[in-house]
RNA sequence: GGCCUCGUAGCACAACUGAACAAUGCACUUGAUUACGGCUCAAGAGAUUACAGGUUUGAAUCCUGUCGAGGUCA
Numbered sequence: 001g002g003c004c005u006c007g008u009a010g011c012a013c014a015a016c017u018g019a020a021c022a023a024u025g026c027a028c029u030u031g032a033u034u035a036c037g038g039c040u041c042a043a044g045a046g047a048u049u050a051c052a053g054g055u056u057u058g059a060a061u062c063c064u065g066u067c068g069a070g071g072u073c074a
Base pairs, nucleotide, nucleotide: 001073002072003071004070005069006068007067010026011025012024019057028044029043030042031041032040050066051065052064053063054062
């Protein structure tokens, strides 16, 4: 340098080939329980879906470019 895959909450991972408020676990906050903590239970907050454009009534999803990570061929 060519090609392929990937980038979603602090971390890990869904969203079935375009359609309601982007789901879940851990972690975090509050409450219950407890003498206190842990375990357990209940509730809550947290994402401009890497960035910038484009297509579309509608984009995490499709197209283009950029950045980053991994793989492969030299």
Predicted 3D model of a 74-nucleotide RNA (transfer RNA) from a Bacteroidota bacterium. Lineage of the source: Bacteria > Pseudomonadati > Bacteroidota. RNAcentral records the identical sequence in 3 taxa. Rfam family: tRNA. Gene Ontology term of the family: triplet codon-amino acid adaptor activity. Rfam's curators write: Transfer RNA (tRNA) molecules are approximately 80 nucleotides in length. The coordinates come from a structure-prediction model, not an experiment, and the mean pLDDT is 81.